Molecule: RNase P RNA; transfer RNA
Organism: Pseudoflavonifractor phocaeensis
């Protein structure tokens, strides 16, 4: 300087005005025995994200449900260590597969527990004889040579296929054949090494289709619901008890009477109030860890609506450019996934060219 | 919040791991003096998308994308 890989960080900052959610103080009204409630001036604080999103895991948190255990069904994960509150998530670290390489992707337990599927093509598709090869025997002709039949040998060649019974070479042999050997491939055992998953130029056995993101089988884990959870206040109408006692109708000339409705009871819809935001928090140093991440000082508090606020002009400053990406909190947290204009930093490849 | 469906041509759709079935409609040709009926031929290369399993995916998986439906109440 070009190419390219990995990570990180940023999504502007300050002021003015006018406006809106909350939260403090004040004023000044109304309401109320009271406590305290509404509503209001004026000051003052604070006021969206790195994903607030999808709602895909995984806690907290409430409620139902359960003595405690074990099976089953149903779901979920899947090498190994570690990290966590926990995860299907992150680190590291093996194995495979890609790249020249930096580095990148890996649902990565079990096909020798069963059973199922492998279309077309091909002789055969989990087991093999079409074709050519060899040997016997029979037999035909143009008789050192060219057929044809039956029977056996043989997985070395040919074609199909994703996949043909371990691959290369040699010996061997009638033709061959891990039949034998010699290197390499993979499986198991055993030794050596690692903390483990492995790994090994070592020793011995053998040579096994794939497919489980098909059934299934092994190893672990999981009780259900969700802030409309849930507790608290509480108006009606329906119901539901007492006809005991009050009290009003009706019926009745009154009085027992009976009927009707109210107080009453129960429930919790409308409505309000809590849950509601200080918390597995957040920044910073210093240690311990390769790292995720842990500990300890120090600092610090940063939204809480409820039909839902967070807007709207203007000036400066940063800056190549200043609104112009993606996008709006609703119970919180950890992850993961998915969207993102632009801007800046770092580690490292491989080229090329000059000292 | 919780659940659950669908996507295949221009329209309705079949399809449970092996060549994308049929209809309608379009295009072309027979038939006819024309046209309409009726035959007959064509019409999916991106099976919403983008990845993975598998020899092999519309189908199976896994994440996103559209859409549609259900539940919570006497006011």
């Nucleotide at each position: 300087c070009a190419a390219g890989u990995a990570g990180g960080c940023u999504g502007g900052a300050c002021a003015g005005c006018c406006g809106c959610g909350c939260c403090c103080a004040c004023u000044g009204g109304c309401c109320c025995a009271a406590c305290g409630g509404c509503c209001u001036u004026u000051g003052g604080g604070u006021g969206a994200g790195g994903a607030a999103a999808g709602u895909c895991c995984g806690g907290g948190c409430u409620c139902c449900g359960c003595a405690g255990g074990g099976c089953a069904a149903g779901g979920a994960u899947a090498a190994c260590g570690g990290g966590u509150a926990a995860c299907a998530c992150c680190c590291g670290c093996c194995g495979g597969g890609g790249g020249c390489g930096a580095c990148c992707c890996u649902a990565g337990g079990a096909a020798a527990a069963g059973u199922g599927c492998a279309a077309c093509a091909g002789a055969a598709a989990u087991a093999g004889a079409c074709u050519a090869c060899c040997g016997g025997c029979c037999u035909g002709g143009u008789u050192u040579c060219c057929g044809g039949g039956c029977c056996g040998g043989a997985a070395a060649a040919g074609g199909u296929g994703g996949a043909a019974a371990g691959g290369u070479g040699a010996g061997g042999u009638a033709a061959g054949a891990g039949c034998u050997c010699a290197c390499c491939c993979g499986a198991c055992g055993g030794c050596g090494u690692g903390g483990a998953a492995g790994c090994g130029u070592c020793c011995g056995u053998c040579g096994c289709u794939g497919u489980a993101a098909a059934c299934u089988c092994u190893a672990u884990c999981c009780g259900g619901a969700g802030c409309a959870a849930c507790g608290c206040c509480g108006u009606g109408g329906a119901g539901g008890g007492a006809c005991a006692g009050a009290u009003g109708g009706u019926c009745g000339g009154c009085c027992c009477g009976a009927c009707c409705g109210u107080c009453c009871c129960g429930g919790g819809g409308a409505g309000g109030c809590g849950g509601c935001u200080g918390g597995a928090g957040c920044g910073u140093a210093c240690c311990g860890g390769c790292a995720a991440c842990g500990g300890u000082g120090c600092g610090u508090c940063g939204a809480g609506a409820u039909a839902g606020a967070u807007g709207g002009c203007u000036g400066u400053c940063u800056u190549a450019a200043a609104g112009g990406a993606c996008a709006g909190a609703a119970c919180c947290c950890g992850g993961c996934u998915u969207a993102c204009a632009g801007g800046c930093c770092u580690g490292c490849u491989u080229g090329u060219a000059c000292c | 919040u919780g659940g659950g469906g669908u996507g295949u041509a221009g329209c309705c759709a079949a399809g449970u791991g092996g060549u994308a079935a049929g209809g309608c409609a379009c295009g072309g040709g027979a038939c006819u003096u024309u046209g309409a009926c009726u035959c007959c031929c064509g019409c999916a290369u991106c099976c919403g998308c983008u990845g993975g399993u598998u020899c092999g995916a519309g189908u199976c998986c896994a994440g996103c994308c559209a859409u549609c439906c259900c539940a919570g109440c006497c006011a």